[in-house]
This record gives sequence, structure tokens and C1' cells, in this order.
RNA sequence: CGAGUCAGCUGGAUAGUCGCCGAUUGUUUUUUUAAACGAAAAUGAUGGGAGGAAAGUCCGGGCUCCACAGGGCAAAGUACCAGAUAACGUCUGGGAGGUGUGAACCUACGGAAAGUGCCACAGAAAAUAUACCGCCUGAUUGCAAAAUUAGGUAAGGGUGAAAUGGCGAGGUAAAAGCUCACCGCGCACUUGGUAACAAGUGUGGCAGGGCAAACCCUACUUGGAGCAAGACCGAAUAGAAACUCAAUGCCACGGCCCGUGGUGAGUUUGGGUAGGUUGCUUGAGGCACGUGGUGACGCGUGUCCUAGAUGAAUGAUUAUCUACGACAGAACCCGGCUUAUAGGCUGACUCAUUUU
RNA sequence: GGGCCGUUAGCUCAGCUGGUAGAGCACUCGGCUUUUAACCGAAUUGUCGUGAGUUCGAAUCUCACACGGCCCACCA
Repeated sequence: CGAGUCAGCUGGAUAGUCGCCGAUUGUUUUUUUAAACGAAAAUGAUGGGAGGAAAGUCCGGGCUCCACAGGGCAAAGUACCAGAUAACGUCUGGGAGGUGUGAACCUACGGAAAGUGCCACAGAAAAUAUACCGCCUGAUUGCAAAAUUAGGUAAGGGUGAAAUGGCGAGGUAAAAGCUCACCGCGCACUUGGUAACAAGUGUGGCAGGGCAAACCCUACUUGGAGCAAGACCGAAUAGAAACUCAAUGCCACGGCCCGUGGUGAGUUUGGGUAGGUUGCUUGAGGCACGUGGUGACGCGUGUCCUAGAUGAAUGAUUAUCUACGACAGAACCCGGCUUAUAGGCUGACUCAUUUU
Repeated sequence: GGGCCGUUAGCUCAGCUGGUAGAGCACUCGGCUUUUAACCGAAUUGUCGUGAGUUCGAAUCUCACACGGCCCACCA
């Protein structure tokens, strides 16, 4: 210098002018009152005002109501081991397998010997095995080549995505774990490790191939609804009608049974209001330092307060900085995941080439 | 803001316990008819919304994304 891998940061800045939304505070006016407090409007000052994903709503939790949530079945989800955490399908560390020259990256990674099911076409056979072409032996026919028939075999060919351990030697009429060595696999033991697992030793001659993101089995987890939850105040009206169900019922209890509580309930149509307050932002919060841990993260001390709207606020414009530029806009709040994202910056590491 | 569905031929829909996708209408061609319609016959029609994964094999199973649609206020 080139090509990459991983981790992290940033996501325009400064100044002027005109505007928008809350908060605090001052003045004026109106209203009310005996006066003040209060309420409303106008105006001035001070200080604040979107993100790394605010998104998708895919997981987990807080919070609220239904009984702070009960028992059983069903259903759904997760799935190597250990840990972190409020919790998780997230994260961290490790194991196994795979990809890459490498830094590194990827993996729904329990069970197919509990059972059921499926494996199209092709093929002898797709799982109780079996034999198309072959190889070999006996018998018969034949001069022979060969044919027929009775068996043995699965080495070779052929089919398929997949064919009943692989390969070599011995062995045999031809073959075959039939026997042996090595590899693979199963089982037992020992050692190391918390464990997953690894290494070693012995042993079994080898059995039932694949699919569980097919049903299922095993282990663990899960009650339902969601701030349009819920609470309070106020206004208005036809406090109405139809249908279904029938107290062994119906609802809370959005799959079923039990249990608890309540009692007419559900659906549709019609009527009225479409107002305010609260929930609402101080939180599993941020930052700095110290400390324990390989790490996720925990603990301690100090310090900071940083949007809260409800037709819904961050904008427009001028100048300079090479400024032109991405995805994109909070709506109860957090922890993750996923997806979108112009440009810029930093660190660690790998490979290749050249030079020293 | 929250909850829940759907996407297959030009249109409306089947197919979803995995094995190469169909029906009706429409379109095209031929027949019938003087001609048209109707009728009869034939043929064509697809990236199964997109991209990954599981599997020998995916419209179907799983995940992510895109697009479209529906419902949810209070009172009695």
C1' cells in the first nucleotide's frame, strides 16, 4: 500500500431573524367576592423540547382490571451444558458439528430401540426384507457352446436423495464380520471437567436407513385482557325494542371440567354524549469513580433531572464551515430481537505483496 | 395507540395430515348460423406476494419482510 474480519462511536455545528408545544414567573384586563385566594384571556422574561432505530408489534417484564390468579385436562411455546437477569425464545462463557488459507463466522444442536405414519417416480427390495443382470455348485439334455431345473451368495453391475458399517488381507466352489488389523459405531470402566463433553483402556463382531420446522414421547415454561387498561367528575336521553338461552341455567371465566363469587345473561337494532381531571413520566434511570467476575453482569460512593402532546409541538430562512446527502417522528413505561440506514471516525486482528 | 385476518390464472375462488396446481367466468381458435348471441369442441393461461431455512422434494412446514383489509370510546 491492497484485500478483509470483529468491536465501538457519530448521525451535522455555530450565529442571526420569524414561528410552534409544555413548565416556572411577572404585568394588564375580565369574572367572582365585602376584600383576598381562585379561574380565563392577552402580553413579557427565564429555562426545556424525538431516535439509533422513536419502526415491525416478533418475544419478555412492569403497571391496571378481571378473585394479586386456585386444581386437572387440553392447547401453545422452548429444547447441547453452565451462568447472567425482574424476565425472556435475549445475552455471556464453554462443548460438539460445519464453513473459510486466516482473523473469524454459522447451527430449532433432546429422543427414530415407546408407538403411529410417510419415503412420489425408478428399482428385486424403501424396512418382518429381498434377488433383475450376474458369480458358484449339483442334476438333466447336448460332441461342444449352451439351455432347463434345484439350491448357495450379495463380491460386482444397475435404480434412487437414501440400499442393511467402510477399506485391506485371510478364507471359500462362489461369497459373506465368516475371521483378523485399522477406521467408524454401541456398551462398560478409569482419568480430567460443576456439566455438556474429551482422552484412554477393555469389550461386542455390528443390531432396527431417513423424516420429529409429521403426529408423538421426555423435560421445563405459560391464567385472560390490554392505557381505546383502569379511576373520578360532569352533560344528555325513549333508562326502549326484537331474538336466543332457562336456575342441573347464565355470567365473571374469550377451549373444557372442577372450584369460588354473582345473578337474569348474551347478540342485534335504536337513543344520548363525543367534555374534563387522573393514569403520565424519577426510572429494573443516566454519568463518573472505585471494586468483584474471563465475561454477560453485580455491589458501593458521588452527582444529574433530561419531551409529555390529545387534531396532537422541534419548523422555515440567511450566512459560514468542501455542507449537499441516509433511514426516519415519541403517544403508559422498560429489557431484547428483527428490519431500514448516506457519509464520517476510532481501536484490535488476519491474509497477500514489496522494502528494511 | 392496541388487537386480528388475508395474498394462488385477467377476475372470483378450491387445493394446505409435503410428491411437479385445478374449477367457473373471461380471452384465443375451430364448428353450428346468412350474421351475432347462445350452444358444442379444442388449446393457452401461473416466479402460488418477496427472501431465507427444514426436507431427496415446499403453494403446503418454520422464520423474516412487503402489501391490503377488519375491529376496539363512554352512558343507560
This is a predicted complex of two RNAs, RNase P RNA and transfer RNA, with 432 nucleotides together.
Rfam match: Bacterial RNase P class A.
The prediction has a mean pLDDT of 76.